Small-subunit ribosomal RNA from an uncultured prokaryote, 1491 nucleotides, folded computationally.

[in-house]
RNA sequence: AGAGUUUGAUCCUGGCUCAGGAUGAACGCUAGCGGCAGGCCUAACACAUGCAAGUCGAGGGGUAACAAUGUCUUCGGACAGGUAUGACGACCGGCGCACGGGUGAGUAACGCGUAUGCAACCUACCUCAAACAGGGGGAUAGCUCAGGGAAAUUCGGAUUAAUACUCCAUAACACUAUGAUCUGGCAUCUUAUUAAGAUUAAAGCUCCGGCGGUUAAAGAUGGGCAUGCGUAACAUUAGUUUGUUGGUGAGGUAACGGCUCACCAAGACUACGAUGUUUAGGGGGUCUGAGAGGAUGGUCCCCCACACUGGUACUGAGACACGGACCAGACUCCUACGGGAGGCAGCAGUGAGGAAUAUUGGUCAAUGGGCGCAAGCCUGAACCAGCAAUGCCGCGUGAAGGAUGACAGCGCUACGCGUUGUAAACUUCUUUUGUACAGGAAGAAACACUUCUACCGUGUAGAAGUCUGACGGUACUGUACGAAUAAGUACCGGCUAACUCCGUGCCAGCAGCCGCGGUGAUACGGAGGGUGCAAGCGUUAUCCGGAUAUAUUGGGUUUAAAGGGUGCGCAGGCGGAAUAAUAAGUCAGUGGUGAAAUCCUACAGCAUAACUGUAGAACUGCCAUUGAUACUGUUAUUCUUGAGUACAGUUGUAGUGGGCGGAAUGUGUUAUGUAGCGGUGAAAUGCAUAGAUAUGACACAGAACACCGAUCGCGAAGGCAGCUCACUAAGCUGUAACUGACGCUCAGGCACGAAAGCGUGGGGAGCAAACAGGAUUAGAUACCCUGGUAGUCCACGCCGUAAACUAUGAUUACUCGUUGUUGGCGAUACACUGUCAGCGACUGAGCGAAAGCAUUAAGUAAUCCACCUGGGGAGUACGAUCGCAAGAUUGAAACUCAAAGGAAUUGACGGGGGCCCGCACAAGCGGAGGAGCAUGUGGUUUAAUUCGAUGAUACGCGAGGAACCUUACCUGGGCUCAAACGUAGAAUGACAGUUUGUGAAAACAGAUCUCCCUUCGGGGCACAGUCUACGAGGUGCUGCAUGGUUGAGGGCAGCUCGUGCCGUGAGGUGUCGUGUUAAUUCCCAUAACGAUUGCAACCCCUAUCUUUAGUUGCCAUCAGGUAAUGCUGGGGACUCUAAAGAAACUGCCUACGCAAGUAGUGAGGAAGGUGGGGAUGACGUCAAAUCAGCACGGCCCUUACGUCCAGGGCUACACACGUGCUACAAUGGUCGAUACAGAGGGCAGCUACCAUGUGAAUGGAUGCAAAUCUCGAAAAUCGAUCUCAGUUCGGAUCGAAGUCUGCAACUCGACUUCGUGAAGUUGGAUUCGCUAGUAAUCGCAUAUCAGCCAUGAUGCGGUAAAUACGUUCCCGGGACUUGUACACACCGCCCGUCAAGCCAUGGAAGUUGGGGGUGCCUAAAGUCGAUAACCGCAAGGAAUCGCCUAGGGUAAAACCGAUAACUGGGGCUAAGUCGUAACAAGGUAGCCGUA
Repeated sequence: AGAGUUUGAUCCUGGCUCAGGAUGAACGCUAGCGGCAGGCCUAACACAUGCAAGUCGAGGGGUAACAAUGUCUUCGGACAGGUAUGACGACCGGCGCACGGGUGAGUAACGCGUAUGCAACCUACCUCAAACAGGGGGAUAGCUCAGGGAAAUUCGGAUUAAUACUCCAUAACACUAUGAUCUGGCAUCUUAUUAAGAUUAAAGCUCCGGCGGUUAAAGAUGGGCAUGCGUAACAUUAGUUUGUUGGUGAGGUAACGGCUCACCAAGACUACGAUGUUUAGGGGGUCUGAGAGGAUGGUCCCCCACACUGGUACUGAGACACGGACCAGACUCCUACGGGAGGCAGCAGUGAGGAAUAUUGGUCAAUGGGCGCAAGCCUGAACCAGCAAUGCCGCGUGAAGGAUGACAGCGCUACGCGUUGUAAACUUCUUUUGUACAGGAAGAAACACUUCUACCGUGUAGAAGUCUGACGGUACUGUACGAAUAAGUACCGGCUAACUCCGUGCCAGCAGCCGCGGUGAUACGGAGGGUGCAAGCGUUAUCCGGAUAUAUUGGGUUUAAAGGGUGCGCAGGCGGAAUAAUAAGUCAGUGGUGAAAUCCUACAGCAUAACUGUAGAACUGCCAUUGAUACUGUUAUUCUUGAGUACAGUUGUAGUGGGCGGAAUGUGUUAUGUAGCGGUGAAAUGCAUAGAUAUGACACAGAACACCGAUCGCGAAGGCAGCUCACUAAGCUGUAACUGACGCUCAGGCACGAAAGCGUGGGGAGCAAACAGGAUUAGAUACCCUGGUAGUCCACGCCGUAAACUAUGAUUACUCGUUGUUGGCGAUACACUGUCAGCGACUGAGCGAAAGCAUUAAGUAAUCCACCUGGGGAGUACGAUCGCAAGAUUGAAACUCAAAGGAAUUGACGGGGGCCCGCACAAGCGGAGGAGCAUGUGGUUUAAUUCGAUGAUACGCGAGGAACCUUACCUGGGCUCAAACGUAGAAUGACAGUUUGUGAAAACAGAUCUCCCUUCGGGGCACAGUCUACGAGGUGCUGCAUGGUUGAGGGCAGCUCGUGCCGUGAGGUGUCGUGUUAAUUCCCAUAACGAUUGCAACCCCUAUCUUUAGUUGCCAUCAGGUAAUGCUGGGGACUCUAAAGAAACUGCCUACGCAAGUAGUGAGGAAGGUGGGGAUGACGUCAAAUCAGCACGGCCCUUACGUCCAGGGCUACACACGUGCUACAAUGGUCGAUACAGAGGGCAGCUACCAUGUGAAUGGAUGCAAAUCUCGAAAAUCGAUCUCAGUUCGGAUCGAAGUCUGCAACUCGACUUCGUGAAGUUGGAUUCGCUAGUAAUCGCAUAUCAGCCAUGAUGCGGUAAAUACGUUCCCGGGACUUGUACACACCGCCCGUCAAGCCAUGGAAGUUGGGGGUGCCUAAAGUCGAUAACCGCAAGGAAUCGCCUAGGGUAAAACCGAUAACUGGGGCUAAGUCGUAACAAGGUAGCCGUA
């Protein structure tokens, strides 16, 4: 110090989340030791039991218990005895109990903090210093006697003491009133001196030293009161208050004061937040943070408050009193039912609550407190110990060596290697810790006692000695033993350090955020390994940080959330120039204070550290005082530039109220006139023969003002438009005459404020919500059409909102330029330039996330106001204010999501735009769709009909050959180291072959036969099966794990890179633009310049020519020969063959053009503008196809999902679709005759020729492994016939007889002959191919193959057309541009109702609870006051009365909760229903306000 997360990617805005630190913590797993610290955060809930405040006999009367003492004794004990004893229950008296200890309920307050004041006060014990203490009296507790009561306790009689009570005396520097002089002060007042008055005191004890007592003064300590400043949230709390505010007088208090009372006045507080409600003890400090801040207030210290709840006083120096009293209430306990007792928020402890917090311990040894002269007693204060890893700190769990890198584990690319890992074993060493034994502290010094010294000698001061330790035989030290007793936890997808295997299969589960899991999960669970921390580690909760994310430091508001609709304007904030004064702000110095602890620094003590001590610094604050005077403030005097006034000129759709005008529309009357008008995409409703529409004339009505008119003008905004008059307001310019800062902004307030809407009264032509009808549609409560009412208009009054927008608050100053325009001034001016005020456009710097803004700022600065802080819920609910209503203003929360959003980028898409192309349309030719058949698919069927391919891009496709085989399917029968194959080895030479039997076959069983060489001993090669060993096999699954191959878009023109440049960036530029091309083809232009890959060309075939070479090809010339034929000699001329070349490049001409290039019946040429065809298929896309061609990861089967065999099936058949063939006929059929190809194939082959057969073919025979032999054209042409018919068309189907292949043609082959002779007469909607040697038509060949279901596929040649005006439209594509809320990319996204489940919430008849206030009634204890009856001689007492109050009762309201039938909307939830509102012109542009 940052990181993750919105997107396909980017920048920004913005939220959510994480990494850090902390805790009085809790929970999970684990655990060796010690030091120090802390330990009911919840129920201020209730408490059993014990203890926590007593002490003094040197104040007193005394003697219940104990001891001493005395007497007696049966030695167990009994009795006496307050006295010359120690002591002491209860009692009187003194002091203490108001401290110490606990808790945080209440309290928003002078409670706390800080700084002051008291001229308005008190203070026991203590210190200092002054004076005094004389003499009397009467009681009372106790004790005793007698009673009541269960008890607590109480009544009466007698008697008694005091440092208890009380009377008299003495007394002032006390107190009180008056007078005089003087000092000081902010007022009351006061210091000092003085005069003469009034009032008031005491206590004794003693060891004789003292200790006490009274009065007064001072100090110290502690308190009381008052004041300034600071001190939570809510304005959906705006008014509060009657002792209230003040005065006079009195009372009361230690003291001031409405503290209380009487009277008088009517004030007091409040937007600088009163009052109310809610929450809360405050501070020093603590945590965090760079700081400013934020959060917090446990332990320790200071203050406050409280002590079961509420009230009250008494005593006392001090209390309205935690372990005191009285009363009331609630609760608990005792009871003899009459009445009593109690208060752990002291220490332990119990129950309860809770996630959760300890022992009914020891000691007064130390420190401190109370009493006492002291010894001493008391002390749950305190010091210690116990419990729990609650935290902080420290130590240990060993160290060195040790490789064959051991075994096991785990992993892998696996006969091996890696890792665990120097880790272990093993050797040596050490002993903190542990165990055992031994020694053993400091904390202790005072007091007291003894002795000594000094002094004025029982005293005080000092010295020495003695006594005293809960913790504790603890810390610590030594010796012995022995690695011995001691490691876990969380994590390992990114953030974030750390990776593999197995299991699981959107299951189980994980998760802080993003997210993982649907068969190869580094994210789940386990394992191995690793990383972090470590006696702890994680999780949860909370706080700060990161978060500049409430921004003072330190943010924003055009479009992300955010400028008020506009103006005026009080308060408030801010404010021009000069001089002087002052010194409030400001700055500096000094003084006081800011408790201690804490923090920081230094040093020191525990072995170190934590911890603790000492010293310093700091405590950023407050108060006082002195000084400075630039700035701000205040006061005074001036100034003119801000602002305003005056005068002159000028401008405009500025406002209000009148008057006037024409066009149009509608209506009425009238005229002409006749059948339609009107309306739409097309129609219909509607109007019209009762005369419409149309065309004239006249009249009336209401509303709005064409042209001018504009990028214009005016106004604060809303807004304002025919002409004219009156009134009103404003701006601008000029002059520089006047005033002299009079200014700017503005919360609250006031005024204005489009449209719609509301009220009352008018008006109503046109338009037009609602409504009606007609259309459209699946529907159409819409869009379109015909009508039509409110309304729109006027007057008056409300409403107060708009996308009220420049989405841009007002004012002032400053800051480059270009250009247009409006109104002035300067000028005679239509040249002109300057200047002021407006309205626009463009462009710099600068700013901005970018788009953009840019002197009319979104730039640079200043002042003031308003507003914002994730999306949704929601501008909703509740409350309040306003309104006639509609509603407006103000304005939340629960809950829910991890985004929502802005700008720009690249794509994709659009029922967006313009441009271009393609047999895309159009123009043509021929088809498909109808029939029959063939073939493939779907479906159905089946034991099986094996599997795959399924829009274009599956369907004569894989299959370029299913009778068996193929074959993967079904049925049945066999086999299991198993069929086939390979390698190695062994033995055998017949196990092989042939043949017989069984069987459907496989197979099983039997018979028979036997290779070569030979030195006859044997050997060998092949072959064969058998045996052994090792390799199995799978057309089972996953094409969504893959390789390879293939299809389509597409034979489309695109796809990219380097460097440079532009941009924050994604990206852009290049590749865009004008042209041109088949083409991102080329040219020009150009922040681009080049280049790759595609295009083109290079390659092959074909079209022309040349050269070379002529065999198997050719034959012009020459020769020979035949019935005839290149048949033969010969030839290379020609054709041809097959090699090398040539040729075509817009090269030439004309026109156009800058060029590229285009056009031309151009020339030339075999060919002319890529000549024609082929091969060649860019980057990528469709999770496209294929695991069944092959290969391959993973999974699955292993007497079977492997393998062998026979038979069957893949050929089924109501049906549907695709692709074809044959036809429907005369451009034809049939018969006869006669021609002309190319390219291929051929030895288990093609076969000439001959013979036979009607024929398929058969029997012979010959040539050819092929330019040599062989296979073979058809349409065409010539002739004949048929004559428009279901035919001499058409050939399906069926019957009969055959041929061929093959082991075998039943299921299930092809072909031949004869016979039979079905549908079909040109095919609906729709749809396909083709632009020239093409379509159409005709045949031929080949692969596969025994044969063939081939009408298929792939090639070949023969004959040989028609048409294209053109690009409006359909389809597809390219590039440019535009919009976008899409990016899985329009087969996208997405809205609302309804239905289902869950969640929180509003309203609600009611029900119930709480706190506070008010009125009335009643009223305990108690203070204060009053009083004739009773008691007392009296003082006085008892008693009664009065005021006040806690509490109780009652009444009506308000507020805040909980709950509730029913009800409202909201949110969330893979696959529900209905539509399709928005995003593209979203198919009616969208949105805002209103009805």